The RNA shown here (c-di-GMP-I riboswitch aptamer) has 84 nucleotides and comes from Syntrophomonas sp. Its mean pLDDT, the model's own confidence on a scale to 100, is 83.
RNA sequence: UGACGACAAUAGCACACCAUCCGAAAGGUUGGGCCGCAAAGUCAUGGGUCUAAAGCUGUUUGCUAUGAUUGCCAGACUGCCGAA
Numbered sequence: 001u002g003a004c005g006a007c008a009a010u011a012g013c014a015c016a017c018c019a020u021c022c023g024a025a026a027g028g029u030u031g032g033g034c035c036g037c038a039a040a041g042u043c044a045u046g047g048g049u050c051u052a053a054a055g056c057u058g059u060u061u062g063c064u065a066u067g068a069u070u071g072c073c074a075g076a077c078u079g080c081c082g083a084a
Stems, first nucleotide, its partner, number of pairs: 004082002012037002017032003021028002035071001041077003045074003048069003055063002
């Protein structure tokens, strides 16, 4: 330096759920919480998924992302520790 990831050490994040506020919704903020995470750090770039206000359609259990998700996957950038 690369790869790898331990019943190691140090620090970190925080699912469900509850309260709160924002939002049409999906979802998000803040606080609690603790299922888990070695990138569960950052970026919506590609794919996937969710939602459908406005618009379209013209009746609808429809279509559509300009919305959302990085704790769905890939990619890019960055980063702690060091047993085998």

Overview:
The model forms 95% of the base pairs in the Rfam consensus. It matches the Rfam family "c-di-GMP-I riboswitch aptamer". Rfam links the family to the GO term cyclic-di-GMP binding.